[in-house]
C1' cells in the first nucleotide's frame, strides 16, 4: 500500500396511509383533550432453520435456552408541503480482520 466488516461525520436518493370529525387555546399555523379510519421504513416487541440443553424412549417424542429480516405486531412513531424517514450511493475519519 491493496480489500473487508463495523461505526461516526459531510453530502444525494429515499415509499406507504385522514390537510378526517367535535372542543379549547381569539382566526390561522401549531399544540392539548376526545372520537371514528387508516401506514410501516426512526426505535421497540414477536419467531423459522441452524446451534446448545431436560425429560421420556425402539425409531423417536415432548420441551426450555438461543435465535435475523425489508415478515409480523403496532407499544411507540407516523397519515398535504416541510421535517423525519429504514435502506442505500458517494467522500472523509476511526477500530477491527485478511494480507
Nucleotide at each position: 500500500g491493496c480489500g473487508g466488516u463495523u461505526g461516526g461525520c459531510g453530502g444525494g436518493g429515499g415509499a406507504g396511509a385522514g390537510a378526517c370529525c367535535c372542543g379549547g387555546c381569539c382566526c390561522a399555523c401549531g399544540c392539548c383533550g376526545g372520537g371514528c379510519g387508516c401506514c410501516g421504513a426512526a426505535g421497540g416487541g414477536g419467531c423459522a432453520a441452524g446451534c446448545c440443553u431436560g425429560c421420556c424412549a425402539g425409531a423417536g417424542g415432548c420441551g426450555g435456552g438461543u435465535g435475523a429480516a425489508a415478515c409480523u405486531c403496532u407499544c411507540a412513531g407516523g397519515c398535504a408541503a416541510a421535517a423525519g424517514g429504514a435502506c442505500u450511493c458517494c467522500g472523509c475519519c476511526a477500530a477491527c480482520c485478511c494480507a
This is a predicted structure of a 99-nucleotide RNA (Glycine riboswitch aptamer) from an Anaerolineales bacterium.
Rfam family: Glycine riboswitch aptamer. Rfam describes the family as follows. This family represents the bacterial glycine riboswitch.
Taxonomically the source falls in Anaerolineales (Bacteria, Bacillati, Chloroflexota, Anaerolineae).